Predicted 3D model of a 482-nucleotide part of an RNA (small-subunit ribosomal RNA, 3' major domain) from an uncultured prokaryote. The coordinates come from a structure-prediction model, not an experiment, and the mean pLDDT is 82.
[in-house]
Context: one part of a larger RNA
RNA sequence: UGACGGGGACCCGCACAAGCGGUGGAGCAUGUGGUUUAAUUCGACGCAACGCGAAAAACCUUACCUGGGCUUGAACCGCGGCGGACGUGAGCAGAGAUGUUCAUUCUCCUUCGGUCGGGAGCCGCCGUAGAGGUGCUGCAUGGCUGUCGUCAGCUCGUGUCGUGAGAUGUUGGGUUAAGUCCCGCAACGAGCGCAACCCCUGCCUUUAGUUGCCAGCGAGUUAUGUCGGGCACUCUAAGGGGACUGCCCAGGAUAACUGGGAGGAAGGUGGGGAUGACGUCAAGUCAGCAUGGCCUUUAUGUCCAGGGCUACACACGUGCUACAAUGGACGGUACAGAGGGUUGCAAAACCGUGAGGUCGAGCUAAUCCCUAAAACCGUUCUCAGUUCGGAUCGCAGGCUGCAAUUCGCCUGCGUGAAGCUGGAAUCGCUAGUAAUCGCGGAUCAGCAACGCCGCGGUGAAUGCGUUCUCGGGCCUUGUACA
Numbered sequence: 001u002g003a004c005g006g007g008g009a010c011c012c013g014c015a016c017a018a019g020c021g022g023u024g025g026a027g028c029a030u031g032u033g034g035u036u037u038a039a040u041u042c043g044a045c046g047c048a049a050c051g052c053g054a055a056a057a058a059c060c061u062u063a064c065c066u067g068g069g070c071u072u073g074a075a076c077c078g079c080g081g082c083g084g085a086c087g088u089g090a091g092c093a094g095a096g097a098u099g100u101u102c103a104u105u106c107u108c109c110u111u112c113g114g115u116c117g118g119g120a121g122c123c124g125c126c127g128u129a130g131a132g133g134u135g136c137u138g139c140a141u142g143g144c145u146g147u148c149g150u151c152a153g154c155u156c157g158u159g160u161c162g163u164g165a166g167a168u169g170u171u172g173g174g175u176u177a178a179g180u181c182c183c184g185c186a187a188c189g190a191g192c193g194c195a196a197c198c199c200c201u202g203c204c205u206u207u208a209g210u211u212g213c214c215a216g217c218g219a220g221u222u223a224u225g226u227c228g229g230g231c232a233c234u235c236u237a238a239g240g241g242g243a244c245u246g247c248c249c250a251g252g253a254u255a256a257c258u259g260g261g262a263g264g265a266a267g268g269u270g271g272g273g274a275u276g277a278c279g280u281c282a283a284g285u286c287a288g289c290a291u292g293g294c295c296u297u298u299a300u301g302u303c304c305a306g307g308g309c310u311a312c313a314c315a316c317g318u319g320c321u322a323c324a325a326u327g328g329a330c331g332g333u334a335c336a337g338a339g340g341g342u343u344g345c346a347a348a349a350c351c352g353u354g355a356g357g358u359c360g361a362g363c364u365a366a367u368c369c370c371u372a373a374a375a376c377c378g379u380u381c382u383c384a385g386u387u388c389g390g391a392u393c394g395c396a397g398g399c400u401g402c403a404a405u406u407c408g409c410c411u412g413c414g415u416g417a418a419g420c421u422g423g424a425a426u427c428g429c430u431a432g433u434a435a436u437c438g439c440g441g442a443u444c445a446g447c448a449a450c451g452c453c454g455c456g457g458u459g460a461a462u463g464c465g466u467u468c469u470c471g472g473g474c475c476u477u478g479u480a481c482a
Base pairs, nucleotide, nucleotide: 001482002481003479004478005477007476008475010473011472012471013470015466016465019429020428021427022426023425026321027320028319029318030317031316032315033314034312035311042053043052064307065306066305067304068303069302070301078128079127080126081125082124083123084122087104088103089102090101091100092099093098106121107120108119109118110117132296133295135294136293137292141290142289143285144284145283146281148279153192154191155190156189157188158187159168160167161166172183173182174181198273199272200271201270203241204240205239206238207237208236209235212231213230217228218227219226244267247261248260249259250258251257323422327381328380329379330378331377332376340369341368344363345362349358350357351356388419393414394413395412396411397410398409399408435458436457437456438455439454440453441452
């Protein structure tokens, strides 16, 4: 100087407390451990591994296993030699890779033109230099990332003090979300962080109207901005304004600032996002990529078929659906936002109980796809393992795809399991939040999505407070630790 203390003082955080809803019990989904297996490919392991890499494992992917093949190789690239276009169509053998056979078939330059010849392009064979490796080492590395933590810290120059390690500044008195600011002070300044600058959102306004409006006029319809017409409003998307403790009162050291008030759409960082200091964990990743070293080279490379990654006495994590009446079922009736669409999204009509099918208007999209669901109104059920719950199983179908047996999703009929609110323990959340309801997207032929990432609808309760638990900041103290 740090680190640590079941030392002290102060402060903060959904840290506790006050509340609301969960997990832990059930069924299923998914990940992991374990076990099994020819293989169940690999990585990730307290927080910070376990719906994680994987924003899609039937084949492919695929790295694993079994079997069948190849050896300058499937891809890249240099040289030499030999031969021929490459390719396309078809037959045979084979699980396929592949092997074999038949038919057909070049371009450019050189030349006055044609043939021949030569060269180049492309392909095959041989040789050689070398390729290849998801093989090992993340404790050799780059890059990227997680975490403490959006915590308020981490440092430097000069000066001063100290023999020195170092200290000071950065401590102290206040204050703040903040090393934020004020005052004081052997310090004076500065840098990386904080804040601000950036994006979205909340109010107003300017400009612009193939969305919107009967707002004001006219026409038409059973009805609808449907038509003429118009940009007032909504909206869209470019610019501008607006909030700064600016104003008032009180407190305070007359300071920083704090409490209250006015005006205002908004008030003290308005709300949300992006942004992550010096460093820590030899944290994670050699399997995204790159890369040193080591290993391998008729194999640890590469091609193919089938299987596996989907196994199942069990254990754990994360979720979904429930256990019902604030509910289930049936009928009727409303109201979003954001995003995607030409190998695509698909209306209407018809067929089907339905998944879906036929046909196909419109849309390269503010124009079409495009009906939200909870909610509300009415009827029924009357507390039961039920008209709750939907697992499991049987049959019949639909869709995608070369192919749904291992191993896809969906529909109809039948079947109707556990489950009556969950032990110890444990998690999230302070407002348009929790809870609850649906909608969209990426990946994608299809889909195991109940996941993830977004979007809007309805919309709470509680916060006395900082004694205690956990984590963190600062000062101080002890130390046999570094």